[in-house]
Context: one part of a larger RNA
């Protein structure tokens, strides 16, 4: 000087408390461990791994396994030779591939011969190739402490020196934010502001929108403790109030200092070293990544009457669409099918939001709760749904009656609850993720305690 303390003082945070809803018990989905397996590819492991990389494993993906092939190679550059490129097609085969048959003579320069560009084949070798290894050799990117208020520098001063001071005291703030005093005076990276969205008003433009002002895109106004009052060094600022759409950071986002964890990633990419080179590279078919005694994490659906079912009838926002979204009509109980208008979209379509509301039934039961599981029949995508897809109809109708110890989230348009859209994508395992709106609470006395953090101080067998 740090770090640590079951030392002290002060302060903060959904940290506790006060509340609301969960997890832990059930079924299922999903990830992980373990076990199994020819293979169940690899990585990630307290917080900071476990619906994580993966915004989508039937083939492909795919890196794994078995088998079948092939060795200048699936891909790149160079050399030599041959051939138009290319199209159709046969045999063997699971395919890769192997061996054939037929058609065909292009572009540029040139009268021609020939040359050139591009493509294909053959040969030899330089070389290609590696999701092989090392994240403890690295770049880049990222998580975390933490949007916590800290981390430093120049000059000066003090100290033999390591260092200290500045960065400390008091007050204040969300903040090393500001005020004031001080051997300090200044400065930088952070904080704040600048940026984006949103809430109010004025104004311009106006198609596809609106019809008296919605909406979209521009321009402007507005909020600054500006005004009043009380407290306060009469400073910074704090409490209350007026006006106002909004009040003291209005709300939300983007933005992440010096550093910590030899944190994560050589499998996104790049890359040093090492290593394989008839194989650890490459092609193909099939299988596996989906196994299942079990353990853990994250979720979904429930256990019901604030409910379930049937009928009637309201009100959104964000988005997406031409290899696409598809109105409408007809067929079908339905999934869907057939025909097909419109729309590269403020025009057309996806697109009837659902909860809420009204009417009726159910009357506390393993039920008209709950929907797992299983059987049968269909639909769709796709070469192909057996391993291993989704959807519909009928039948079946499991566990489950609110969950031990323990534990998580949340302070307002939040929690809870209700639907909607999108990405990935042929299809889908999405109950995930990212967004959008509808309905819409309770509670916070307070800082003793738990956890984490900051400042000052104190002790130290620690560095």
């Nucleotide at each position: 000087u740090g770090a640590c303390g079951g030392g002290g003082a002060c302060u903060c945070g959904c940290a506790c408390a006060a509340g609301c809803g969960g997890u832990g018990g059930a079924g299922c989905a999903u990830g992980u461990g373990g076990u199994u397996u020819a293979a169940u590819u690899c990585g990630a492991c307290a917080a900071c791994a476990a619906c994580c990389g993966a915004a989508g494993a039937a083939c492909c993906u795919u890196a794994c396994c078995a088998g079948g092939g092939a060795u200048u190679g699936a891909c790149a550059u160079c050399u030599a030779g041959a051939g138009g490129a290319c199209c159709c097609u046969g045999u063997a085969g699971a395919a890769a591939u192997a061996c054939g048959g037929g058609g065909g003579u292009g572009c540029c320069c040139g009268c021609a011969a020939g040359g050139g560009a591009g493509c294909u084949c053959u040969a030899a070798g330089a070389c290609a190739g590696g999701u092989g290894u090392u994240g403890c050799a690295c770049g880049g990117c990222u998580a975390u402490c933490g949007u916590c208020a800290g981390c430093u520098c120049g000059u000066g001063u003090c100290g033999u020196g390591a260092g200290a001071u500045g960065u400390g005291g008091c007050c204040u703030u969300a903040a090393g934010u500001g005020g004031u005093c001080c051997a300090a005076c200044g400065a930088g990276c952070g904080a704040a502001a600048c940026c984006u969205g949103u809430a109010u008003c004025c104004u311009g433009u106006g198609u596809u929108g609106a019809a008296u002002u919605u909406c979209a895109c521009g321009g402007g106004a507005g909020a600054c403790u500006g005004c009043c009052u009380c407290g306060g060094u009469u400073u910074a600022c704090g409490g209350g109030g007026a006006g106002g759409a909004a009040g003291g950071c209005g709300c939300a986002g983007a933005u992440g200092a010096c550093g910590u964890c030899a944190a994560g990633u050589c499998a996104g990419c790049g890359u040093g070293g090492c290593u394989c080179u008839u194989a650890c590279a490459c092609c193909c078919u099939g299988g596996g990544c989906u196994a299942c005694a079990c353990a853990c994490g994250u979720g979904c659906u429930a256990c019901a009457a604030u409910g379930g079912c049937a009928g009637a009838a309201a009100c959104a926002a964000c988005g997406a669409g031409u290899c696409g979204c598809a109105a409408u009509a007809c067929u079908g109980c339905a999934a869907a099918g057939u025909a097909a208008a419109g729309c590269a979209a403020a025009u057309c379509u996806c697109u009837u939001a659902a909860a809420a509301u009204c009417u009726g039934c159910c009357u506390c039961a393993g039920u008209u709760c709950g929907g797992a599981u299983u059987g049968a029949g269909g639909g769709c995508u796709g070469c192909a749904a057996u391993u291993c897809g989704c959807c519909c109809u009928c039948a079946u109708g499991a566990a489950g009656u609110u969950g031990g110890a323990a534990u998580c989230g949340c302070u307002a348009g939040u929690a809870a609850u209700c639907g909607u859209g999108g990405g990935u994508c042929a299809g889908c395992u999405a109950u995930a993720c990212c967004a959008c709106g509808g309905u819409g609470a309770a509670u916070a006395c307070g800082u003793u305690c738990u956890c984490g953090a900051g400042u000052c101080u104190u002790g130290u067998a620690c560095a």
Source information
A computed fold for a 463-nucleotide part of an RNA from an uncultured bacterium, annotated as small-subunit ribosomal RNA, 3' major domain. Rfam family: Bacterial small subunit ribosomal RNA. Gene Ontology terms of the family: structural constituent of ribosome and ribosome. Rfam 15.1 lists 42,628 matches to the family in 10,626 species. The prediction has a mean pLDDT of 83. The full RNA is in RNAcentral, with records from ENA and SILVA.